The RNA shown here (transfer RNA) has 75 nucleotides and comes from a Chitinophagales bacterium. It matches the Rfam family "tRNA". It is annotated as a transfer RNA. From the family's description: Transfer RNA (tRNA) molecules are approximately 80 nucleotides in length. The sequence was found in a public genome assembly. The coordinates come from a structure-prediction model, not an experiment, and the mean pLDDT is 80. NCBI's taxonomy places the organism under Bacteria, Pseudomonadati, Bacteroidota, Chitinophagia, Chitinophagales.
RNA sequence: GCUCCCAUCGACCAACGGUAAAGUCAUCAGAUUUUCACUCUGAAGAUAGGGGUUCGAUUCCCCUUGGGAGUGCCA
Numbered sequence: 001g002c003u004c005c006c007a008u009c010g011a012c013c014a015a016c017g018g019u020a021a022a023g024u025c026a027u028c029a030g031a032u033u034u035u036c037a038c039u040c041u042g043a044a045g046a047u048a049g050g051g052g053u054u055c056g057a058u059u060c061c062c063c064u065u066g067g068g069a070g071u072g073c074c075a
Stems, first nucleotide, its partner, number of pairs: 001071007010025003018055001027043005048064005
């Protein structure tokens, strides 16, 4: 250089192109408890950036960025 794969809450991990992007842990608040822990309830929190296709994109296509794997550097 070329090819392929990946990028989603703080972490991990879902979502056939179609309702307000789900779940677990963690965090915060409340309940429970003499207190802590456990348990229960609730809250906040994410689609790497840009463009395109589409009635509609986390999903499909292109570019960029970052990460990973493979491969080439011959005449």